[in-house]
This is a predicted structure of a 537-nucleotide part of an RNA (large-subunit ribosomal RNA, domain I) from a Bacteroidales bacterium. Taxonomically the source falls in Bacteroidales (Bacteria, Pseudomonadati, Bacteroidota, Bacteroidia). Its mean pLDDT, the model's own confidence on a scale to 100, is 83. Rfam family: Bacterial large subunit ribosomal RNA. The family is grouped with related families in Rfam's "LSU clan". Its family is annotated with ribosome and structural constituent of ribosome in the Gene Ontology.
Context: one part of a larger RNA
RNA sequence: AGCGGACGGCGGAUGCCUAGGCUUCUGGAGGCGACGAAGGACGUGGUAAGCUGCGUUAAGCACCGGGGAACUGCAAACAGGUAUUGAUCCGGUGAUAUCCGAAUGGGGCAACCCGGCAUGUUGAAGACAUGUCACCAGCUGAGCUGGAGCGAACGAGGGGAACUGAAACAUCUCAGUACCCUCAGGAAGAGAAAGAAAUUAUCGAUUCCCUUAGUAGUGGCGAUCGAACGGGGAAGAGCCUAAACCGGUUCUGUUACGGCAGGAUCGGGGUUGUAGGAUCAAUCAUGGCGAUAUGCAAUCGAACUGGAACGUUCUGGAAAGUUCGAUCAAAGAGGGUGAUAAUCCCGUACAGGUAAGAGUGCAUAUCCGAGAUUGACACCUGAGUAGGGCGGGACACGUGAAAUCCUGUCUGAAUCCGCGGGGACCAUCCCGCAAGGCUAAAUACUCCCAGAAGACCGAUAGUGAACCAGUACUGUGAAGGAAAGGUGGGAAGCACCCCUGGCAGGGGAGUGAAAUAGAACCUGAAACCGUCCGUUU
Numbered sequence: 001a002g003c004g005g006a007c008g009g010c011g012g013a014u015g016c017c018u019a020g021g022c023u024u025c026u027g028g029a030g031g032c033g034a035c036g037a038a039g040g041a042c043g044u045g046g047u048a049a050g051c052u053g054c055g056u057u058a059a060g061c062a063c064c065g066g067g068g069a070a071c072u073g074c075a076a077a078c079a080g081g082u083a084u085u086g087a088u089c090c091g092g093u094g095a096u097a098u099c100c101g102a103a104u105g106g107g108g109c110a111a112c113c114c115g116g117c118a119u120g121u122u123g124a125a126g127a128c129a130u131g132u133c134a135c136c137a138g139c140u141g142a143g144c145u146g147g148a149g150c151g152a153a154c155g156a157g158g159g160g161a162a163c164u165g166a167a168a169c170a171u172c173u174c175a176g177u178a179c180c181c182u183c184a185g186g187a188a189g190a191g192a193a194a195g196a197a198a199u200u201a202u203c204g205a206u207u208c209c210c211u212u213a214g215u216a217g218u219g220g221c222g223a224u225c226g227a228a229c230g231g232g233g234a235a236g237a238g239c240c241u242a243a244a245c246c247g248g249u250u251c252u253g254u255u256a257c258g259g260c261a262g263g264a265u266c267g268g269g270g271u272u273g274u275a276g277g278a279u280c281a282a283u284c285a286u287g288g289c290g291a292u293a294u295g296c297a298a299u300c301g302a303a304c305u306g307g308a309a310c311g312u313u314c315u316g317g318a319a320a321g322u323u324c325g326a327u328c329a330a331a332g333a334g335g336g337u338g339a340u341a342a343u344c345c346c347g348u349a350c351a352g353g354u355a356a357g358a359g360u361g362c363a364u365a366u367c368c369g370a371g372a373u374u375g376a377c378a379c380c381u382g383a384g385u386a387g388g389g390c391g392g393g394a395c396a397c398g399u400g401a402a403a404u405c406c407u408g409u410c411u412g413a414a415u416c417c418g419c420g421g422g423g424a425c426c427a428u429c430c431c432g433c434a435a436g437g438c439u440a441a442a443u444a445c446u447c448c449c450a451g452a453a454g455a456c457c458g459a460u461a462g463u464g465a466a467c468c469a470g471u472a473c474u475g476u477g478a479a480g481g482a483a484a485g486g487u488g489g490g491a492a493g494c495a496c497c498c499c500u501g502g503c504a505g506g507g508g509a510g511u512g513a514a515a516u517a518g519a520a521c522c523u524g525a526a527a528c529c530g531u532c533c534g535u536u537u
Base pairs, nucleotide, nucleotide: 001536002535003534004533005532006531007530008529009528015522016486017485020457021456022454023453024452025451026450027449028448029446030445031150032149039100040099041098042055043054044053046078050074051073061094062093063092064091065090066089070082071081072080105114106113107112115133116132117131118130119129120128121127135147136146137145138144139143154185155183156182157181158180159179165172169220195203196202207234208233209232210231211230217225238438239437240436241382245268246267247266248265249264250263251262252261253260254259273416275381276380277379279376280375281374282373283372284371290367291366292365293364294363295362296361297360299358300357304352305351306350310325311324314321326343327342328332334346335345336344387411388410389409390408391407392406393405394404397423418433419432420431421430422429473480474479493521496508497507498506499505
């Protein structure tokens, strides 16, 4: 020195564990904000810092309800206190709530600086205290009301790629996706037919799901894209205006001063396609419980309350294990307790409880809605609109035979004997009534709250984050972004002695079931490093 064995060191794999995650379901909630939010800065305790809570009333103040013996957060210890005159704690409603931040008196390098006005303190000035002073929009208005900002996804609108695919690439595709902007709601959008259809028959607002169907189509007929009718379900709800006509107010024009005409505005009237309405004439008839508020009732609803039944033997540090014999069960879900507990503890089944509040029913008040038929008449029924030309876009549909919808530009009707549609276009036939508006539910989503679950993870996993993590650290910045869990049942966390320079480390002693469980603490693999022994040269 090699190899082997034993015993150690180092190291932190593995096993076990879980305080944290992940995913889904059910229910709730779906907003917060000038009454100053979200998020912060700085303070605040008898006490260094940090976290949490709170705000000069500062780990808190008041009241109401619950609860019933300890409490003074994480977090020990000391000191001082509080509490059956009900504390701490839990739920609710309030008070206080510095400074920054939309930040809003002006400024500013956020948490700072400097003002005006009114009132007060003062003899006065200065200073201080309280209040107030931004901008925009609307409204007959010395003002009042509203807006602004934040927020996870879902929604609507305005803009809008490329990589990619086409085995290259240009039309095409990716895709109206990503991304940007604006705006809204708890949902949004759509929505009460100028519809869909047509089988020789009709259906009857919209939305969503299944199907029709990868069909009909579209397509350098390539890659691709890709319906609808119809059928079955979920849900179910319908309405208001413009105009004709009548009337009020007001302005203008005109007048023979009696009015008349026109404009604006308000009220009545009226709302549809088997056309309807207005006007005139004739005849007949006489509500709904729709909205809001208040009261009452029951129901739901916070903290919370009651809630059955076990002892023993043995082993052991410890019994829930084992033995023997019992009990409850509308409760044998789960968790904890010194090992594995239905009957020890918290709970569980079941039952109870009420504040704020919620929806429901009834009553009252206010508000709101409301006719029908026949005849005559021919007044009304949404115009720079429908439609057309050119150029685009949307429709599954790439200009195509290309209807339908939108419109940048140029044009431009009809008025119920009317107009639009039925995939070029025409006729017949059928369906509908545009150019105004509103509308619950079925549908989408989850920052958040509560409950439940998992052939999900178990510390290099699972969130980046089980731990004081969006921290430490990196970067001018946008931004990037870790590592790090486990003594023991209980600190019983090693009094005292010794070695030593010793607040290092160790040896005794003691605790403990165990100290090779001693805080660098469960288990403690391998690599690597030693000591001793054996063996080989």